The prediction has a mean pLDDT of 91. The RNA shown here (c-di-GMP-I-GGC riboswitch aptamer) has 80 nucleotides and comes from a Chloroflexota bacterium. It matches the Rfam family "c-di-GMP-I-GGC riboswitch aptamer". Rfam links the family to the GO term cyclic-di-GMP binding. Lineage of the source: Bacteria > Bacillati > Chloroflexota.

[in-house]
RNA sequence: ACCGACAAAGGCAAACCCACCGUGAGGUGGGGACGCAAAGCAAAGGGUCUACUUCCGGGUAGACAGCCUGGCUGCCGAAG
Numbered sequence: 001a002c003c004g005a006c007a008a009a010g011g012c013a014a015a016c017c018c019a020c021c022g023u024g025a026g027g028u029g030g031g032g033a034c035g036c037a038a039a040g041c042a043a044a045g046g047g048u049c050u051a052c053u054u055c056c057g058g059g060u061a062g063a064c065a066g067c068c069u070g071g072c073u074g075c076c077g078a079a080g
Base pairs, nucleotide, nucleotide: 002080003077004076011036012035016031017030018029019028020027021026034066040072041071044069045068046067047064048063049062050061051060052059053058
């Protein structure tokens, strides 16, 4: 360094419920845990989704990092 244990310490938090924000996808906070070794950060490529628009080919603006690839950063530590 790769790697990731029936390890230790700590961390995050799906669905669902409540409040608020947003036309919406969705977001934030609280409750709650299905899971996660990057489920930390970031929309670059792909993908999905939303709103508006369209000459129906598409276009514009957005959402999702817990869909995949790639980028940046990072705790701990056995075996190999």